The part of an RNA shown here (large-subunit ribosomal RNA, domain II) has 696 nucleotides and comes from a Minisyncoccota bacterium.
Its mean pLDDT, the model's own confidence on a scale to 100, is 82.
The source organism's lineage runs through Bacteria, Bacillati and Minisyncoccota.
It matches the Rfam family "Bacterial large subunit ribosomal RNA". Gene Ontology terms of the family: ribosome and structural constituent of ribosome.
[in-house]
Context: one part of a larger RNA
RNA sequence: GCCAACGAGUUUAUUCAUGUUGCUGGCUAAGUCGGCUAAAACGACAGAGCCAUAGGGAAACCGAGUGUUAAUAGCGCGCAAUUGGUAGCAUGCAUAAGACCCGAAGCCAGGUGAGCUUGCCAUGAGCAGGAUGAAGUUCGUCGAAAGACGGAUGGAGGUCCGAACCGGUAGAUCGUACAACGUCUUCGGAUGACUUGUGGUAAGGAGUGAAAAGCUAAUCGAACCUGGUAAUAGCUGGUUCUCUCCGAAAUAGCUUUAGGGCUAGCGUCAAGUGUUUUUUCUGGGGGUAGAGCACUGGAAGGUUUCGACAGGGAGCAAUCUCGCGAAACCUAUCAAACUCCGAAUACGAGAGGCCAUAGCUUGGCAGUUACACCGUGGGGGCGAAGCUCCAUUGGUGAAAAGGGAAACAGCCCGGAUCUCAAAAUAAGGUCCCUAAAUUCAUACUAAGUGUAAGAUAAGAAGGUGAGAUUUCUCAAACAAUGAGGAGGUUGGCUUAGAAGCAGCCAUCCUUUAAAGAUAGCGUAACAGCUCACUCAUCUAGAGAUUUUGCGUCGAAAAUAAUUGGGGCUAAGUAUGGUACCGAAUUUGAGGAUGUGAUUUUCCUUCGGGAAAAUCACGUGGUAGGAGAGUGUUCCACUCUGCGGUGAAGGAAGACUCGUGAGAGCUUCUGGAGCGUGUGGAAGCAAGAAUGUUGGC
Numbered sequence: 001g002c003c004a005a006c007g008a009g010u011u012u013a014u015u016c017a018u019g020u021u022g023c024u025g026g027c028u029a030a031g032u033c034g035g036c037u038a039a040a041a042c043g044a045c046a047g048a049g050c051c052a053u054a055g056g057g058a059a060a061c062c063g064a065g066u067g068u069u070a071a072u073a074g075c076g077c078g079c080a081a082u083u084g085g086u087a088g089c090a091u092g093c094a095u096a097a098g099a100c101c102c103g104a105a106g107c108c109a110g111g112u113g114a115g116c117u118u119g120c121c122a123u124g125a126g127c128a129g130g131a132u133g134a135a136g137u138u139c140g141u142c143g144a145a146a147g148a149c150g151g152a153u154g155g156a157g158g159u160c161c162g163a164a165c166c167g168g169u170a171g172a173u174c175g176u177a178c179a180a181c182g183u184c185u186u187c188g189g190a191u192g193a194c195u196u197g198u199g200g201u202a203a204g205g206a207g208u209g210a211a212a213a214g215c216u217a218a219u220c221g222a223a224c225c226u227g228g229u230a231a232u233a234g235c236u237g238g239u240u241c242u243c244u245c246c247g248a249a250a251u252a253g254c255u256u257u258a259g260g261g262c263u264a265g266c267g268u269c270a271a272g273u274g275u276u277u278u279u280u281c282u283g284g285g286g287g288u289a290g291a292g293c294a295c296u297g298g299a300a301g302g303u304u305u306c307g308a309c310a311g312g313g314a315g316c317a318a319u320c321u322c323g324c325g326a327a328a329c330c331u332a333u334c335a336a337a338c339u340c341c342g343a344a345u346a347c348g349a350g351a352g353g354c355c356a357u358a359g360c361u362u363g364g365c366a367g368u369u370a371c372a373c374c375g376u377g378g379g380g381g382c383g384a385a386g387c388u389c390c391a392u393u394g395g396u397g398a399a400a401a402g403g404g405a406a407a408c409a410g411c412c413c414g415g416a417u418c419u420c421a422a423a424a425u426a427a428g429g430u431c432c433c434u435a436a437a438u439u440c441a442u443a444c445u446a447a448g449u450g451u452a453a454g455a456u457a458a459g460a461a462g463g464u465g466a467g468a469u470u471u472c473u474c475a476a477a478c479a480a481u482g483a484g485g486a487g488g489u490u491g492g493c494u495u496a497g498a499a500g501c502a503g504c505c506a507u508c509c510u511u512u513a514a515a516g517a518u519a520g521c522g523u524a525a526c527a528g529c530u531c532a533c534u535c536a537u538c539u540a541g542a543g544a545u546u547u548u549g550c551g552u553c554g555a556a557a558a559u560a561a562u563u564g565g566g567g568c569u570a571a572g573u574a575u576g577g578u579a580c581c582g583a584a585u586u587u588g589a590g591g592a593u594g595u596g597a598u599u600u601u602c603c604u605u606c607g608g609g610a611a612a613a614u615c616a617c618g619u620g621g622u623a624g625g626a627g628a629g630u631g632u633u634c635c636a637c638u639c640u641g642c643g644g645u646g647a648a649g650g651a652a653g654a655c656u657c658g659u660g661a662g663a664g665c666u667u668c669u670g671g672a673g674c675g676u677g678u679g680g681a682a683g684c685a686a687g688a689a690u691g692u693u694g695g696c
Stems, first nucleotide, its partner, number of pairs: 001696006011097004016092009025051003031045004055062002065077004100238002103235001107228006118202009127192001129161003132157001136153007165189003170185004204220001206216003241629006251264005265368002267365007276358001279352004284347001290341001291339002296335003300331008311322004371397004375392006402413003417591004422587003428581003431566003437578001439577006450568002459553002463550010480537005486510003491505003516531001519530003592619012630685001632682006639675001641674002649669005655664003
């Protein structure tokens, strides 16, 4: 891991509610007696007691009233209108108990442990070999002496090196091991505070500890065993058959409260009420969006006036000027905590219409109180976030499948009762993958721009289309080509030079078709080459500004790339049209079922119930509420049932019935019990719990 078996809302007492049965006031409890073999069950007795029949008050107490109060006032709770009561049984919830099941770490009590280990006590044992050479002794030399030095002897030491022994420094190995700490190499101590055998001794809030909260039997910041004990767990996990009807919440208030509760909100079921719900109209109050500047404030420009107005400039000074501050006015503005104004919605009131299965009240039972995204209005943040916090009783998911968005809870379309190889559509699509237009008309794009996520900015450009305004133009424009572009004059000044063209001043006149005292290049200065301007050739449009459509550049990211892909010049973009495809939508055909209404038939304890037909509206669903069933084991009665001519159990079936849980039938196996119907009672249904046991 798989398979099989086992495995979780039970029982007792009590309250309340619903259903049902008995009685009409209801009911007995403990206990006693009876028959039977004993017990149980059953029958009889037992009226003690309980509930109801009257309430109010804390109570005394009063009483259809009572309490409060000085009150006869007022008010609260009652009386009245009206309402049934009680006992049993069943079901649902609650409370007390282990209380649906499994699960702690822990707390307390009584015991068991020092054969491991820590300390201590008693009694024993062990330490190869080598090195060093203390005190003391002795000899010698020196010395007056104290003593000093030297030789020998001696054999001290928590001395040195190093086996046994004790340890465990570093590395490797092992790491389903040889081993729940080993092995190899290396390393520390090795006559000592050494090591060790045997016996003894000290223990659980206690021991022991050269102290690490170490050790106290692979267990230690409080051992182990048993008991209290099914400790407790606002926490996690699990909780077993079917179908039908309805169907939430993730909010508010309070909470040593925030992942838990209680009450309300939202669900369901029952009873009651009977249009109160919803919608339209009428008439309301408002100060939001917007707007505005009339108030309160902010901020820009201008004009005027005022100011012993810091400062700069001019002037001898008076003063002038620039600036600074304030106020008023004009122009153009801004505001959640501004308003001279002011909607749409929303809210509440009255009247009318229409459809109900609506709404509301009371009671039983809940679940929910971690929400998510999208749209809109806002706060925070960076007008960041798949961010966060409100609002909207907006939408969807949660609890919703289907089609579209390549894939994609929350987006778009649309809400799946069942069957059908029928039809029409929605969103979205129609070249191929891939169902349906290689559709029609008019344009644009040349960038593979684009081709269904999402983003590309400031800026740049004779890309290209459309529009607007305007200038020149057959009296010839724009471009191109040919020709001219002169004279006074090298203007004056300056300068080494300055001649149109370093610089300063002036910028005239003449000839002309036209030609600047020169727009640019150039020279040391001239020269030279162009331009403006003019003529000719040529011929019909040429320029400038601006708005706008589609494109271009700007354009850089981390493992090759890609509109979903192929690919496409439309199969791209814009506008308009006609077809078609396309969903569990809608329609068609046929079934099932819920609720309501109507009709008929049958039964009836006359309360009602069952069946059939027709019509209308329905039938997605988590938590959850309500209803109806299936199956297992046992009990009572029943079929005066089945069974070796084959029970239960097992295997198989393309068979039959039922919406389903399931039930039957047939064949084989099996070899002794089992079922139908009506009731009753439960150790009553398995896929999950790191479930338990067994097998593989």